[in-house]
Description:
The RNA shown here (transfer RNA) has 86 nucleotides and comes from Halobellus clavatus. The coordinates come from a structure-prediction model, not an experiment, and the mean pLDDT is 81. It was read from a public genome assembly. Its Rfam family is "tRNA". The family's RNA type in Rfam is transfer RNA. Its family is annotated with triplet codon-amino acid adaptor activity in the Gene Ontology. Lineage of the source: Archaea > Methanobacteriati > Halobacteria > Halobacteriales > Halobellus.
RNA sequence: GCGCGGGUAGCCAAGUGGUCAACGGCGCAGCGCUUAGGACGCUGUCCCAUAGGGGUCCGCAGGUUCGAAUCCUGUCCCGCGCACCA
Numbered sequence: 001g002c003g004c005g006g007g008u009a010g011c012c013a014a015g016u017g018g019u020c021a022a023c024g025g026c027g028c029a030g031c032g033c034u035u036a037g038g039a040c041g042c043u044g045u046c047c048c049a050u051a052g053g054g055g056u057c058c059g060c061a062g063g064u065u066c067g068a069a070u071c072c073u074g075u076c077c078c079g080c081g082c083a084c085c086a
Stems, first nucleotide, its partner, number of pairs: 001082007010026003018066001027045006046055003059075005
């Protein structure tokens, strides 16, 4: 340099046009259970709001679309393969 695959929340990871603030696990918090701890169970865990609800988000920047984590373009980074190496 060329090709292929990938980047999602504190971490891992699923999802691949609408049913998505996004399955599941870990971690964390509260509650239950327990003499206690652990284990286990339930609930919560982006932000605002008492709530209904609202806002923002899938590496970054653009684009397509009524609608994008998902499709397209550019770019950065990671992995693998190939090529090059005086």